[in-house]
The part of an RNA shown here (small-subunit ribosomal RNA, 5' domain) has 509 nucleotides and comes from an uncultured bacterium.
Model confidence (mean pLDDT): 81 of 100.
It matches the Rfam family "Bacterial small subunit ribosomal RNA".
Context: one part of a larger RNA
RNA sequence: GAACGAACGUUGGCGGCGUGGAUUAGGCAUGCAAGUCGAACGAAUCCUGGGGUAGCAAUACCCCGGGGGAAGUGGCGAAAGGGGCAGUAAUGCGUGGGUAACCUACCCUGGGGAUGGGCAUAGCCGGCCUAACGGCCGGGUAAUUCCCAGCGAUCUGGUUGGGGGGCAUCCUUCGACCAGGAAAUGAGUUUCGCCUCGGGAGGGACUCACGUCGUAUUAGCUUGUUGGCGGGGUAACGGCCCACCAAGGCAAAGAUGCGUAGCGGGUGUGAGAGCACGACCCGCGCCACUGGCACUGAGACACUGGCCAGACACCUACGGGUGGCUGCAGUCGAGGAUCUUCGUCAAUGGGCGCAAGCCUGAACGAGCGACGCCGCGUGUGCGAUUGAAGGCCUUCGGGUUGUAAAGCACAAAAGGGGGGAACAAGGGGCAACCUUGAGUGAACCCCAGUAAGCUCGGGCUAAGUUCGUGCCAGCAGCCGCGGUAAGACGAACCGAGCGAACGUUGUUC
Repeated sequence: GAACGAACGUUGGCGGCGUGGAUUAGGCAUGCAAGUCGAACGAAUCCUGGGGUAGCAAUACCCCGGGGGAAGUGGCGAAAGGGGCAGUAAUGCGUGGGUAACCUACCCUGGGGAUGGGCAUAGCCGGCCUAACGGCCGGGUAAUUCCCAGCGAUCUGGUUGGGGGGCAUCCUUCGACCAGGAAAUGAGUUUCGCCUCGGGAGGGACUCACGUCGUAUUAGCUUGUUGGCGGGGUAACGGCCCACCAAGGCAAAGAUGCGUAGCGGGUGUGAGAGCACGACCCGCGCCACUGGCACUGAGACACUGGCCAGACACCUACGGGUGGCUGCAGUCGAGGAUCUUCGUCAAUGGGCGCAAGCCUGAACGAGCGACGCCGCGUGUGCGAUUGAAGGCCUUCGGGUUGUAAAGCACAAAAGGGGGGAACAAGGGGCAACCUUGAGUGAACCCCAGUAAGCUCGGGCUAAGUUCGUGCCAGCAGCCGCGGUAAGACGAACCGAGCGAACGUUGUUC
């Protein structure tokens, strides 16, 4: 000098764009953050149209429709989005390969198909246990829930024949035989769905090479350890797991141990080489009170799912239960230190749905903080033969503050009020046409005088005088100032620098 997720002191007008719990991965009150589909299903209850019976009527009951729909079954989603960086020095990340060892719901594309039946179960009804959370027994009901049978393929497995190729196991193509093996004609009448096979896109899994901090005041480490054979398991290869066999494997080019740390794109600085860092944003990984485990599923060993154990907290009728903000706000604590218990789904995106639409603390906005960068303003012109008053200095003549003020004239920009383009694409309707903005707010019109400080002045380093103090009080980045004439302390005036900021501290180069 530059930089910062900064903090502190003094001061503080406006706007735009960013940014804001770095410490205790400490504990959390409260609200919200994942639902949706009636075009899968049976329905409680409610509203409503028509008809019939009884009755003078109100009304009650029955039958045929329409709408909405709690809770429940079923489907899809909930594995995304959002947060954090504790762990991890390699099961990670980065770059480039391999899979002749693999998977993939929804989406796109191509081919083929959907025959006939059945058993349940929640909701519901009845009864019972419990303080609660919840649970038990009996009866009975539906489906795109579940099951059986039939048909049956280019699919899968086995045996076998021919062609082509390769990289040991093999890959690919055309056949034959045997075995296995699917569906919901459901809804609706534009269509949306169901089953199966092939291809694609996107996503994921495994694997190889190289790179990836410090410490040798850590020198030896290892028994599923290293390899083989056989099996199990997996989507798949593999000591991943198991039985048996062999005795291997790694290491001074640093094994093993210990410490520290998420990694990269990048960021800061620097002429570069390098050094330091990894906030915000993007990609990958990991975590979800702590430890472990599996279930469901295309996908999890699953942040707001389940089970077990533990710590903590809450409720309790003492028998037993409930909970997990490292989501958005907010609170306590610790700290030098880091925000609103806000608005809207208008846009973008996501889930469900034929759609209308519903949900969305993702997102978009607003609020708070000079935390950062940038822009603008705090006025402009004239104004001295009286350089006003006041202040300061003085050699007492004057000098300086200083065109500065006052005064006169003006109104361009910031700001305020009105105004309303645009951010809107869509959606509904046969059409005419109707309709969607949380928030920001251009053009244009009108109005008012309303906003400057901080640090420094011995040299480095731009800018000095007077008074006070008297090695005191104090200053200080370094050199050093202060012991009676201090340009270095304190004050005043004047000046210098920067300016809505200016200084100080911390850290990096």